[in-house]
Context: one part of a larger RNA
RNA sequence: UUGGGCAUAAAGUGUCUGUAGGUGGCUUUUUAAGUCUGCUUUCAAAUCCCAAAGCUUGUCCCUGGAUAGGCGGUGGAAACUACGAAGAUGGAGUAUAUUAGGGGCAGAGGGAAUUUCCCAUGGAGCGGUGAAAUUCUUAGAGAUUGAAAAGAACACAAACGACGAAAGCACUCUGCUGGGAUGACUCUGGAAUAGAGAGAUGAAAGUUAGGGGAGAUAAUGGGAUUAGAUAACCCAGUAUUCCUAGCCGUAAACGAUGGAUACUAGGUGUUGCGCGUAUCGACCCCGCAGUGUUGUAGCUAACAUGUUAUGUAUCCCACCUGGGGAGUACGUUCGCAAGAAUUAAUCUC
Numbered sequence: 001u002u003g004g005g006c007a008u009a010a011a012g013u014g015u016c017u018g019u020a021g022g023u024g025g026c027u028u029u030u031u032a033a034g035u036c037u038g039c040u041u042u043c044a045a046a047u048c049c050c051a052a053a054g055c056u057u058g059u060c061c062c063u064g065g066a067u068a069g070g071c072g073g074u075g076g077a078a079a080c081u082a083c084g085a086a087g088a089u090g091g092a093g094u095a096u097a098u099u100a101g102g103g104g105c106a107g108a109g110g111g112a113a114u115u116u117c118c119c120a121u122g123g124a125g126c127g128g129u130g131a132a133a134u135u136c137u138u139a140g141a142g143a144u145u146g147a148a149a150a151g152a153a154c155a156c157a158a159a160c161g162a163c164g165a166a167a168g169c170a171c172u173c174u175g176c177u178g179g180g181a182u183g184a185c186u187c188u189g190g191a192a193u194a195g196a197g198a199g200a201u202g203a204a205a206g207u208u209a210g211g212g213g214a215g216a217u218a219a220u221g222g223g224a225u226u227a228g229a230u231a232a233c234c235c236a237g238u239a240u241u242c243c244u245a246g247c248c249g250u251a252a253a254c255g256a257u258g259g260a261u262a263c264u265a266g267g268u269g270u271u272g273c274g275c276g277u278a279u280c281g282a283c284c285c286c287g288c289a290g291u292g293u294u295g296u297a298g299c300u301a302a303c304a305u306g307u308u309a310u311g312u313a314u315c316c317c318a319c320c321u322g323g324g325g326a327g328u329a330c331g332u333u334c335g336c337a338a339g340a341a342u343u344a345a346u347c348u349c
Stems, first nucleotide, its partner, number of pairs: 004320002008302001012317001014201004022193002026087004031082001033081002035077006042070002049065003054060001092188002096183004103177007110154001114150003118146001120144002125136001163168001206247006215241002220236004258316006266294009276284001298305001322349003331342004
């Protein structure tokens, strides 16, 4: 390589958009490139196979014949692929009506709590722990009432619920804005799918510059514990956590399950929209789109999965090929750096 795989054994890129190349729905028709088929040229001889001849037989040797296949020539076929033409519409898009939503960005406002500060009351402890101590406190702490400031996060409602490509998204209101679903069916008419490279986005931590800094808190200091204690516990506490503008580009970025389309029993919840029944509403029936649970067939090594597939099929992409060495070294690209990406071998079992 062939073959086989990719939830848990090695293996699905974190996610999306999209170039090349790949694959591609229905009807009629053209051509005949692929495809199928008839005839034919050629593919030296020897060799292989078959038949007969010659050595008494055989090995051997001689003569004749033949198939498949390849590159061509020529004549046909037209189902499928492809090409050209025409058409339709179910896929796709668009218009319209309705609708749900923590989808995004910006601005404004709010209350509880915490800490600090000020006045007052009051007068000895507070705090913390398994137990303590460090810490704070007669220079008046802790506690209580009132006034003020600051920063960060938004109790309940809250759900097995909603939205978003993923990361993610929740106090309230306003402005701008993206996407989805449903119902009728307006228009276009295959404009689809997937996607190597490429681009965009991407938690936390980290990084640059400028702000901000309540609480929490790596590092660090102290108190304990202990044989020791560079820890767990306690008292303090800086970077950080927050905002603005950049960088970084990684996560058990997980459903450990790539995307698209079609098909294949049900039961029972729930979210959004709609139809029907009905005196309004509720309940109920049915359909579409999500999101759960249980489960048949199937599949699976088992666990499990099971119309949201790990089933049955088609298409495209990524990836895997014993463990360690190693996601390392070297080289290259990117980055301010930290590092990221790409990615071996010797050797060893």
Molecule: small-subunit ribosomal RNA, central domain
Organism: Viscum album